[in-house]
RNA sequence: AGAGUUUGAUCCUGGCUCAGGAUGAACGCUAGCGGCAGGCUUAAUACAUGCAAGUCGAGGGGCAGCACGGGUAGCAAUACCUGGUGGCGACCGGCGCACGGGUGCGUAACGCGUAUGUAAUCUCAUUAACCGGGGAAUAGCCCAGAGAAAUCUGGAUUAAUGCCCCAGAGGAGGAUCGAAAGGCAUCUUUUGAUAAUUAAAGCUCAGGCGGUUUUUGAUGAACAUGCGUGUCAUUAGUUUGUUGGUGAGGUAACGGCUCACCAAGACUACGAUGUCUAGGGGUUCUGAGAGGAAGAUCCCCCACACUGGAACUGAGACACGGUCCAGACUCCUACGGGAGGCAGCAGUGAGGAAUAUUGGACAAUGGAUGGAAAUCUGAUCCAGCCAUGCCGCGUGAAGGAAGAAUGUCCUAUGGAUUGUAAACUUCUUUUGUACGGGAAUAACCCUCCGAACGUGUUCGGAGCUGAAGGUACCGUAAGAAUAAGGAUCGGCUAACUCCGUGCCAGCAGCCGCGGUAAUACGGAGGAUCCAAGCGUUAUCCGGAUUUACUGGGUUUAAAGGGUGCGUAGGCGGAUUGAUAAGUCAGUGGUGAAAGCCUGCAGCUUAACUGCAGAACUGCCAUUGAUACUGCCAGUCUGGAGUAUGGUUGAGGUAGCUGGAAUGUGUCAUGUAGCGGUGAAAUGCUUAGAGAUGACACAGAACACCGACGGCGAAGGCAGGUUACCAACCCAUUACUGACGCUGAGGCACGAAAGCGUGGGGAUCAAACAGGAUUAGAUACCCUGGUAGUCCACGCCGUAAACGAUGCUCACUCGCUGUUUGCGAUACACAGUCAGCGACCAAGGGAAACCGAUAAGUGAGCCACCUGGGGAGUACGAUCGCAAGGUUGAAACUCAAAGGAAUUGACGGGGGCCCGCACAAGCGGAGGAACAUGUGGUUUAAUUCGAUGAUACGCGAGGAACCUUACCUGGGCUUAAAUGUAGAGCGACAGCUUGUGAAAGCAGGCUUUCUUCGGACGAUCUACAAGGUGCUGCAUGGUUGUCGUCAGCUCGUGCCGUGAGGUGUCGGGUUAAGUCCCAUAACGAGCGCAACCCUUAUCGUUAGUUGCCAGCGGGUCAAGCCGGGGACUCUAGCGAGACUGCCACCGUAAGGUGUGAGGAAGGUGGGGAUGACGUCAAAUCAGCACGGCCCUUAUGUCCAGGGCUACACACGUGUUACAAUGGCAAGUACAAAGGGCAGCUACCAGGUGACUGGAUGCUAAUCUCUAAAGUCGGUCUCAGUUCGGAUCGAAGUCUGCAACCCGACUUCGUGAAGCUGGAUUCGCUAGUAAUCGCAUAUCAGCCAUGAUGCGGUGAAUACGUUCCCGGGCCUUGUACACACCGCCCGUCAAACAAUGGAAGCUGGGGGUACCUGAAGUCGGUGACCGUAAUAGGAACUGCCUAGGGUAAACUUGGUAACUGGGGCUAAGUCGUAACAAGGUAACC
Repeated sequence: AGAGUUUGAUCCUGGCUCAGGAUGAACGCUAGCGGCAGGCUUAAUACAUGCAAGUCGAGGGGCAGCACGGGUAGCAAUACCUGGUGGCGACCGGCGCACGGGUGCGUAACGCGUAUGUAAUCUCAUUAACCGGGGAAUAGCCCAGAGAAAUCUGGAUUAAUGCCCCAGAGGAGGAUCGAAAGGCAUCUUUUGAUAAUUAAAGCUCAGGCGGUUUUUGAUGAACAUGCGUGUCAUUAGUUUGUUGGUGAGGUAACGGCUCACCAAGACUACGAUGUCUAGGGGUUCUGAGAGGAAGAUCCCCCACACUGGAACUGAGACACGGUCCAGACUCCUACGGGAGGCAGCAGUGAGGAAUAUUGGACAAUGGAUGGAAAUCUGAUCCAGCCAUGCCGCGUGAAGGAAGAAUGUCCUAUGGAUUGUAAACUUCUUUUGUACGGGAAUAACCCUCCGAACGUGUUCGGAGCUGAAGGUACCGUAAGAAUAAGGAUCGGCUAACUCCGUGCCAGCAGCCGCGGUAAUACGGAGGAUCCAAGCGUUAUCCGGAUUUACUGGGUUUAAAGGGUGCGUAGGCGGAUUGAUAAGUCAGUGGUGAAAGCCUGCAGCUUAACUGCAGAACUGCCAUUGAUACUGCCAGUCUGGAGUAUGGUUGAGGUAGCUGGAAUGUGUCAUGUAGCGGUGAAAUGCUUAGAGAUGACACAGAACACCGACGGCGAAGGCAGGUUACCAACCCAUUACUGACGCUGAGGCACGAAAGCGUGGGGAUCAAACAGGAUUAGAUACCCUGGUAGUCCACGCCGUAAACGAUGCUCACUCGCUGUUUGCGAUACACAGUCAGCGACCAAGGGAAACCGAUAAGUGAGCCACCUGGGGAGUACGAUCGCAAGGUUGAAACUCAAAGGAAUUGACGGGGGCCCGCACAAGCGGAGGAACAUGUGGUUUAAUUCGAUGAUACGCGAGGAACCUUACCUGGGCUUAAAUGUAGAGCGACAGCUUGUGAAAGCAGGCUUUCUUCGGACGAUCUACAAGGUGCUGCAUGGUUGUCGUCAGCUCGUGCCGUGAGGUGUCGGGUUAAGUCCCAUAACGAGCGCAACCCUUAUCGUUAGUUGCCAGCGGGUCAAGCCGGGGACUCUAGCGAGACUGCCACCGUAAGGUGUGAGGAAGGUGGGGAUGACGUCAAAUCAGCACGGCCCUUAUGUCCAGGGCUACACACGUGUUACAAUGGCAAGUACAAAGGGCAGCUACCAGGUGACUGGAUGCUAAUCUCUAAAGUCGGUCUCAGUUCGGAUCGAAGUCUGCAACCCGACUUCGUGAAGCUGGAUUCGCUAGUAAUCGCAUAUCAGCCAUGAUGCGGUGAAUACGUUCCCGGGCCUUGUACACACCGCCCGUCAAACAAUGGAAGCUGGGGGUACCUGAAGUCGGUGACCGUAAUAGGAACUGCCUAGGGUAAACUUGGUAACUGGGGCUAAGUCGUAACAAGGUAACC
């Protein structure tokens, strides 16, 4: 110090979350020791038991109990007596009990903190003086009585340092009269006089201890004041002793503290009153600090003591372990009545996640009493329990590589890791164990001794006193011996693999993991981090500059009030003087101690503790300074205003007035439609519409001018004109002299719609009606139409009231347009003032953008914001006639919501362009029959895959068996093949028998070589198999498609914060990102093109198996032969085509031309060639391969069956429906391929498929080979001489075998079908169409398929509006799984929270009335009683706790029913928004 998380990516805004520290903690797992601390945060809940405040006999009367002494009796034990002594229960009296200890209920307050002020009182210490005389009681004791008890009553008697009276008065206080000093007065100080008032206590060891009055000091306590010290304004008014005065009372004392009278004040927006919450501080935690949070332990203050009230005593209390009363609760009881108060220390129950022993000692420190010894002391000092925290120590150290074994993992003959870790060797002994020694804390007091002063004090020495504790500490001994866990390991965040699981189980702080290869779940191995602890949970601060004083924002992210005027407040021009409040400096006081910080020191160290210093940033006082601010006084004119003179304008209000249009009415002309729409209909019209003309009336709005022009604060303002009112601006610089700016509350204005009353009502037009559209159409469209729209008056008070930009002032480059002025004159021009616009520099900004009209740089004031939703909602208050407005939450829920920009994709957005995309044509498909494939169905099985385009004559380029993967049945289990090792063997093979459907099983016969080492061979055993089983969503490879579309990228540079952009855009051009020009780009790569093959022309070379012109021979004929290379052809090498030439157009690239030339002309035709990528596209069944699964079976062998099924649906084809044809006959011309288990000439047979012979050919040699065509003939428009399905019969061929299930032949049979609905496919030239041929596979073939080959050989393209697909540019976007996207609302279901609500039921504080204990104060006081005018009982008044009644208020809980909102993978209905979202959206 930051990090994760919104997006495909980016920047920003913004929330959520994490890493740190801390704790009186709790929980989980674990645990060796010690030191020092801490330990009911909850029920101020209830408490059993014990203890926590007594002491003094040197105040007193005394003597219950104990001890001693004495006495009497007794042998003794013992009993009795004896206050004589020690001492002392209970009692009187003194002091203490108001401290110490606990708790935090109450309290928002002079309670606390801080700083001041005031007068009175007392304990204690101290100074001075004094202490004389007298009296009456009472407790105890004794006697008697009541009661269960607690306790009480009566009688007699008695003491005091208890109580009362008298004397004297130094001194003191007050009063009166004077004097002096201080000061303005109240008054203060000193001093004099007068009269009055008030004291005392004794005890004694004779030293003292006490008592009374008084002086001084210190301590503690009281009161008052300034300042500081929570929440809520959805609490705005509160108050009647209230505010003040006079007088009196009361108090220690001031004071409405109380009372009488008088006045009517007092507090409050700088937050009164009320509500809720809370003890305050020193300090503690955190933080860089400023701050924020907390207020345990320790210290100070306050408050409280079962709840409420009250006083008494006392110096001090309205009293924790005192009293009285009331209340609640508990206990005892003889039922009559009594007792009690752990928020003291222990302890118990309860509550709770949770917090200890019914311990020891007064040895120390402190306290009470006492002269003292001493006693008391749950204060305190110690111990016990608890890892609750902080600190320290240990669990060993050194060596030790065969890097052992085990475990785990892997790329697995091996390697890595665990790991110097272990074993093993040597060493040490903290801790623990055993044994031994053993403290300091102790000084007092007291006793003894000594000394000094002068007789009881001080000093010195010795003795006595330790709970903790036989503890700390020290020594000796043996021995590595007694001692390690927890969490984590996807990122943040250090640390990775295997197995299991399979959106299950589970994890999770956030993001998120898990649906068969999980570093995220569970286990294991390993690793990381801490360590006697480690994690989790809770809470606080931090990070969070995320409330921003330090230190934030408001055009679009949340956020500028709709606008002005203006109150309080805040801020304020120049200059002079004065002052010194703010400000600054010095000094003084205070800021308790502890704590924090620094230094030193003590425990072995540290924590801890001690000492010293610093600090405590504060407050108060005082002295000084005077720049700035303030206050006071004066002056000025640059701010502001006034005056004078002008200009301008849809500025406002009230009148008057005009024409066009519209509608309506009347009349006229005139006839059949008008109107409306995408198309229609409703509607109007022969009773005369619409159209046209004339006249009349009505209301509303003002064309052209008219303009990012004008005016106004905003809303807003538009025909013309008059009146009134207001304003900006300009010029002049005469006047005033800071008069200013902003503006919480407040007041005024404020579009449209809406409301009230009264008018008006032409147009338009919510609601409504009808017609359409539609699946529906409560809409969009049409025809009508009422409120309203208009006027007057009054409400409402809101808008996307927007520049989404508050007002004012100052400063900060340029360029350009325009409005009104000035500039002597002009509509010229330079300039200037005030506006309204555009572009830009600097600067700003997340960017878009803003940019003198700032969103720049500064100053002042106001308003507003703090994640999204819930919600501008609920409740409350307030305004309003209402509608509604203003103010304005929470529970709950999400991890985002959002802004700007980027790249894509998309659009029923735009522009440009291309393609058999459309159009123009030709031929098909869709109808029929059949073939074939698919779906479906069926089946034992109908094996599997392919499924929009991009599956469906596809994998399959050959399913009768085989193939074959499927089904049924029968077999085999190292198996069909191969290798290694071992064992035994001489087999195996062959022939053959039985059985069987076969496979197989069970038999028989026959059967090796050798150099004796073995070789060979099969069999058996063991190890390696096998799988067309799953996953194409784990993969390789291959393929389809977009698409042969023109695109896809990179380097460097430049631009941008960045994603990215530029290049690749623009203007042309091209088939093309093809090329040219331009250009912050310059180049390059993969694609395009070219290079390759083929075809078209020519040349050349070479002529066999090809060819045959010329020459010769020869045949019925034939290159048949000799020969030849001319030609064709074959196949090598070359040529040729490049917009090269010409003309025109063009800058160029290039284009155009019936151009030339040429076999071919603008890519000549065809092919191969497929960029980056997309579709988790296809394929695990072609092959390969990870993982998973099967192993007498999911492997393998065999027989038979199936893949060929058949109500049906679809795709692809074939044949047809006929005359451009069918049939029969004659006849002509290819190319490319194939051939020895083959092709076969030729001959013979058969109607034929074919068969029997025979020859050639391993092929330019032999062979397989054309059909359309052509020539004539026939058929004559029919279900036919079309068409051939189907079926019957007979055959041929292949093959082990044609039943399921082959092809072909012949004869017979002769179905549907007469050109095919919606719709749809192919094709632009040697193409479509049509005709046949060949080949692969193959024994044969279901081939009408596929792949090739040639023959014949068209039509049409105006053109790019539309459909489809694609490319480029641009635009919008809420899409990015990318429009098959996203997404809204009702309804239905589940869940939790919440508002309203008849009612039910609690709490709280006040008010009114009734009642009213104890008690203070007051009154009476017949009774008691006194020496007394003492005192008391009793009765009574005021006040009051409490109780009761009543009406309200306030705040909770609950509730039938009800409202909306939230949330929840796959419900319903629609499709509102995002693209022009299909009616632009929104307020």

A computed fold for a 1483-nucleotide RNA from an uncultured bacterium, annotated as small-subunit ribosomal RNA. Its mean pLDDT, the model's own confidence on a scale to 100, is 82.